Context: one part of a larger RNA
RNA sequence: GGAUGAACGCUGGCGGCAUGCUUAAGACAUCCAAGUAGGACGAGAAGUGGUGUUUCCAGUGGCAGACAGGUAAGUAACGCAUAAGAACCUGCCCUUGGGAGGGGAACAACAGUUAGAAAUGGCUGCUAAUACCCCGUAGGCUGAGAAUGAAAAGAAGGAAUCCGCUUGAGGAGGGGCUUGCAUCUGAUUAGCUAGUUGGUGAGGCAAUAGCUUAACAAGGUGAUGAUCAGUAGCUGGUCCGAGAGGUUGAUCAACCACACUGGGACUAAGACAUGGCCCAGACUCCUACGGGAGGCAGCAGUGGGGAAUUUUCCGCAAUGGGCGAAAACCUGACGGAGCAAUACCGCAUGGAGGUAGAAGGCCCACGGGUCGUGAACUUCUUUCCCGGAGAAGAAGCAAUUACAGUAUUCGGGGAAUAAGCAUCGGCUAACUCUGUUCCAGCAGCUGCGGUAAGACUGAGGAAGUAAGCGUUAUCC
Numbered sequence: 001g002g003a004u005g006a007a008c009g010c011u012g013g014c015g016g017c018a019u020g021c022u023u024a025a026g027a028c029a030u031c032c033a034a035g036u037a038g039g040a041c042g043a044g045a046a047g048u049g050g051u052g053u054u055u056c057c058a059g060u061g062g063c064a065g066a067c068a069g070g071u072a073a074g075u076a077a078c079g080c081a082u083a084a085g086a087a088c089c090u091g092c093c094c095u096u097g098g099g100a101g102g103g104g105a106a107c108a109a110c111a112g113u114u115a116g117a118a119a120u121g122g123c124u125g126c127u128a129a130u131a132c133c134c135c136g137u138a139g140g141c142u143g144a145g146a147a148u149g150a151a152a153a154g155a156a157g158g159a160a161u162c163c164g165c166u167u168g169a170g171g172a173g174g175g176g177c178u179u180g181c182a183u184c185u186g187a188u189u190a191g192c193u194a195g196u197u198g199g200u201g202a203g204g205c206a207a208u209a210g211c212u213u214a215a216c217a218a219g220g221u222g223a224u225g226a227u228c229a230g231u232a233g234c235u236g237g238u239c240c241g242a243g244a245g246g247u248u249g250a251u252c253a254a255c256c257a258c259a260c261u262g263g264g265a266c267u268a269a270g271a272c273a274u275g276g277c278c279c280a281g282a283c284u285c286c287u288a289c290g291g292g293a294g295g296c297a298g299c300a301g302u303g304g305g306g307a308a309u310u311u312u313c314c315g316c317a318a319u320g321g322g323c324g325a326a327a328a329c330c331u332g333a334c335g336g337a338g339c340a341a342u343a344c345c346g347c348a349u350g351g352a353g354g355u356a357g358a359a360g361g362c363c364c365a366c367g368g369g370u371c372g373u374g375a376a377c378u379u380c381u382u383u384c385c386c387g388g389a390g391a392a393g394a395a396g397c398a399a400u401u402a403c404a405g406u407a408u409u410c411g412g413g414g415a416a417u418a419a420g421c422a423u424c425g426g427c428u429a430a431c432u433c434u435g436u437u438c439c440a441g442c443a444g445c446u447g448c449g450g451u452a453a454g455a456c457u458g459a460g461g462a463a464g465u466a467a468g469c470g471u472u473a474u475c476c
Stems, first nucleotide, its partner, number of pairs: 001476004006472005013347004018342001019340002021305001027302002030300001032298001035063002040060002044056003070258002079183001082180004088175003093171007101135004110125006154163001156161001184230003191221003196218003200214004233255001235253002237248001239246002260281005283294004311337001313336003319333001320331003350380004360371004384413006393403001420465002423462002425446003431460003435456001441448002
């Protein structure tokens, strides 16, 4: 000198745009953040004078809750980055080839009864389906061959048709696995390792593999730093620098890991699942003491910690996502508004004229000098106020706007509403007076102050910067 997710002190007019718990992965009151479909299904209810049409909904069944959002605790690892590979899986989507014949038994809901304070259940009985099961059929798989095993569902519509179902092949996108190279510090850590290293048999997985297991062999790794210990999410990137390089990993994007702590599986195309389940633990809450409920590292918000970090806001109008044939519904993703000079950028605090160089302050050699065209005064303009008009963003009919009566624009009014901060011995731009007298104090370094202090305090003036200025912290 540059930089910052900064903080503190003094000060503070407006707008644009971005950013905002770096500390306690500490604890959380309250609301919301994941639903949807009646065009799969049976019952029930509302409504209507009746039929028909319509609407609603607990339950069964489907799809989605593995995405989106958060955090950085753990992890020195094929975790990440880069470059390759072969033994794999893939719902929805795209392309393409076949198929859907016959039958059956249940379980919710519901009704009855019953246990419990509640959460939640138990028993008996009835019932539907795109829920479940059986038979037949057979492309395909395995196999030399034979044998064996293995599918299906309908719905809407007047119809055309369309949405589904089952099976085979290919694709796209996604994911699992393996490998080369690379990835912080410590030797005051030198040896480490028994499923350990390898082959064989068996098991297991979507798949390779000591992944698991039995017997066998005795290997494997290490000064090119193993093991151990400490620290740490990694990267694209950020900041500094001419570069080499150093630093860092907030926001945005990709990957990984985690979801009160530890463990486990279930379901599923996909999880060992952040607002799913089970077990154990700590904590909080309810209880009729028998037993139950919970998980903000989602958005707001609370108290706590801290030098320090915002609203318990508006809307699904846009973009995107889920579901649905669609209308629609849901969406604290997102779009916006609010708060904070936290950063960057832009604008304003007036422009022109104006010497009796006024009053006043300060200095003085008492002649004057300076603040200073600065003010006053004359004239002009409007970011401010009032009133009128008023968007784009909305998309292939029309309608639909949270932001918002915002941006913008027109008219009227009046200089009206707006300047501070730190510095002035040298480094370093900027000097005098007063007070103080090694005192009080200043200070980044050198140092200054012991009676004429350009270095302390105050004043006048000056130089610097400016809605900021200075200090502190950290990096180059």
A computed fold for a 476-nucleotide part of an RNA from Blitum bonus-henricus, annotated as small-subunit ribosomal RNA, 5' domain.
Its Rfam family is "Bacterial small subunit ribosomal RNA". Its family is annotated with structural constituent of ribosome and ribosome in the Gene Ontology.
The coordinates come from a structure-prediction model, not an experiment, and the mean pLDDT is 81.
Taxonomically the source falls in Blitum (Eukaryota, Spermatophyta, Magnoliopsida, Anserineae).